[in-house]
RNA sequence: GGGGACGUAGCUCAAUGGCAGAGCGCUUCCAUGGCAUGGAAGAGGUUGUGGGUUCAACUCCCAUCGUCUCCACCA
Numbered sequence: 001g002g003g004g005a006c007g008u009a010g011c012u013c014a015a016u017g018g019c020a021g022a023g024c025g026c027u028u029c030c031a032u033g034g035c036a037u038g039g040a041a042g043a044g045g046u047u048g049u050g051g052g053u054u055c056a057a058c059u060c061c062c063a064u065c066g067u068c069u070c071c072a073c074c075a
Stems, first nucleotide, its partner, number of pairs: 001071007010024004018055001026042006048064005
């Protein structure tokens, strides 16, 4: 230098053009002798970044940043 994969909630991951979700964690409440355990409710996201296409984009296109990986080049 070229190719590929990945980037979504605090963490691990879903969502193959049509309301952004789950588990764990966190907060509150209830049961309990109890900060464990069980139950109920809730908060938390500019979907890495910037553009484009579209009535509508996590999803398609372009650029860019980061991580991993393969190839090439120099020595």
Molecule: transfer RNA
Organism: candidate division WWE3 bacterium RIFCSPHIGHO2_01_FULL_48_15